[in-house]
Context: one part of a larger RNA
RNA sequence: UGACGGGGGCCCGCACAAGCGGUGGAGCAUGUGGUUCAAUUCGAGGCAACGCGAAAAACCUUACCUGGGCUUGACAUCCUGCUUUAAAUCAUAGAGAUAUGGUCUAGUCUUCGGACAAGGCAGGACAGGUGCUGCAUGGCUGUCGUCAGCUCGUGUCGUGAGAUGUUGGGUUAAGUCCUGCAACGAGCGCAACCCUUAUCAUUAGUUGCCAUCAUUAAGUUGGGUACUCUAAUGAGACUGCCGGUGUUAAACCGGAGGAAGGUGGGGAUGACGUCAAGUCAUCACGGCCCUUAUGUCCAGGGCUACACACGUGCUACAAUGGUCGGUACAAAGAGCUGCAAACCCGCAAGGGGGAGCUAAUCUCAAAAAGCCGAUCUCAGUUCGGAUCGGAGUCUGCAAUUUGACUUCGUGAAGCUGGAAUCGCUAGUAAUCGCGAAUCAGCAUGUCGCGGUGAUACGUUCCCGGGCCUUGUACA
Numbered sequence: 001u002g003a004c005g006g007g008g009g010c011c012c013g014c015a016c017a018a019g020c021g022g023u024g025g026a027g028c029a030u031g032u033g034g035u036u037c038a039a040u041u042c043g044a045g046g047c048a049a050c051g052c053g054a055a056a057a058a059c060c061u062u063a064c065c066u067g068g069g070c071u072u073g074a075c076a077u078c079c080u081g082c083u084u085u086a087a088a089u090c091a092u093a094g095a096g097a098u099a100u101g102g103u104c105u106a107g108u109c110u111u112c113g114g115a116c117a118a119g120g121c122a123g124g125a126c127a128g129g130u131g132c133u134g135c136a137u138g139g140c141u142g143u144c145g146u147c148a149g150c151u152c153g154u155g156u157c158g159u160g161a162g163a164u165g166u167u168g169g170g171u172u173a174a175g176u177c178c179u180g181c182a183a184c185g186a187g188c189g190c191a192a193c194c195c196u197u198a199u200c201a202u203u204a205g206u207u208g209c210c211a212u213c214a215u216u217a218a219g220u221u222g223g224g225u226a227c228u229c230u231a232a233u234g235a236g237a238c239u240g241c242c243g244g245u246g247u248u249a250a251a252c253c254g255g256a257g258g259a260a261g262g263u264g265g266g267g268a269u270g271a272c273g274u275c276a277a278g279u280c281a282u283c284a285c286g287g288c289c290c291u292u293a294u295g296u297c298c299a300g301g302g303c304u305a306c307a308c309a310c311g312u313g314c315u316a317c318a319a320u321g322g323u324c325g326g327u328a329c330a331a332a333g334a335g336c337u338g339c340a341a342a343c344c345c346g347c348a349a350g351g352g353g354g355a356g357c358u359a360a361u362c363u364c365a366a367a368a369a370g371c372c373g374a375u376c377u378c379a380g381u382u383c384g385g386a387u388c389g390g391a392g393u394c395u396g397c398a399a400u401u402u403g404a405c406u407u408c409g410u411g412a413a414g415c416u417g418g419a420a421u422c423g424c425u426a427g428u429a430a431u432c433g434c435g436a437a438u439c440a441g442c443a444u445g446u447c448g449c450g451g452u453g454a455u456a457c458g459u460u461c462c463c464g465g466g467c468c469u470u471g472u473a474c475a
Base pairs, nucleotide, nucleotide: 001475002474003472004471005470007469008468009467010466011465012464013463015459016458019424020423021422022421023420026315027314028313029312030311031310032309033308034306035305042053043052064301065300066299067298068297069296070295073126077125078124079123080122081121082120083119084118088103089102090101091100092099093098107116108115109114128290129289131288132287133286137284138283139279140278141277142275144273149188150187151186152185153184154183155164156163157162168179169178170177194267195266196265197264199235200234201233202232203231204230205229208225209224210223213222214221238261241255242254243253244252245251317417321376322375323374324373325372326371327370333364334363335362338357339356343352344351345350383414388409389408390407391406392405393404394403430452431451432450433449434448435447436446
């Protein structure tokens, strides 16, 4: 100087407390371990691995296994020799890769010798490797932590390691600001500048909107551009104003005005560093290793196995509910290999159909919880839907291993969950639907969107962190 202490002081955080809702019990989905297997490809491992890489494993993907092939190679550049055409299509054999044979057409220039381009065969340089090392590395990322810290120049003090500044008194979300001081300044962080949301004005009114005037089944049409909305430019919030407290300070408390009040809400933004943290399988790259194989092509299988254990979720156990009928109100997105309306068929999944739309115009599209009415009457039930059987639909060469959905039947566990443990302070928790990416098909996952909409006295204690101080036999 640090680190540590079941030392002290001050302070903060859903850290505790006060609550709400879960997980742990059940069934299923999904990831992991284990076991099994010819193979169940590989990576990730306390927090910070485990619905993670994977924003889609039937083939492909695919890296794994079995079997069948190739060896200048599936891919790149070049050299030497020989040769003639590229490409397309058909037949036969085969699981296919591929092999053999057939058909048809046939490059540019030319001094007609050939040259160039392209293909094939042979040989050679080389290709290739998701093989190893993340403890050789770059790049990228997680984490402490959006915590308030981490440092430097000059000066001063100390023999020196170092100290000071950065400590003290106040204050703040903040090393934020004020003040004092052997310090005076500065840098990276904090804050602000950026995006979005909340209010208003101006400009602009189509595909948007409809107050006034007509009109219609309907903003449908004439008309209008006020309002909503859209999207560009501005305004607006700064402790600016008032009172009090405070060291004549910084600031704090209360108030006014205001759409908004004290960083207004949310996002992006992550200092010096820590963990030899993660990634050689995104990519790049040193070294090592393979080179008729650890490369490469193909078919089938596997990644989906199943006594079990754990994580993360979904659905429930019901009456604040289930079922049936009627009826109301969103936002944000996507669409030409696409979204697909009306209408018809089917109990339905879906099929036929094809208007419109490169989309503020058309479509997906029905929002659901809600509200109104009926029924069930506390039961393993009209709760719950697993599992299994039959019949179908769709995608796709292909749905057996192994897709999703519909319908008829079947109707398991489960009556609120031990020890323990998690999330959350406001339009949040909880609850309800909607959309998108990936995608032929496949979502209880992920990322977004809106609807309805709660509870909180405080800092003694547990956990983590910041500053000061103290002890130390630790570095």
Model confidence (mean pLDDT): 84 of 100.
The part of an RNA shown here (small-subunit ribosomal RNA, 3' major domain) has 475 nucleotides and comes from an uncultured organism.
The full RNA is in RNAcentral, with records from ENA, Greengenes and SILVA.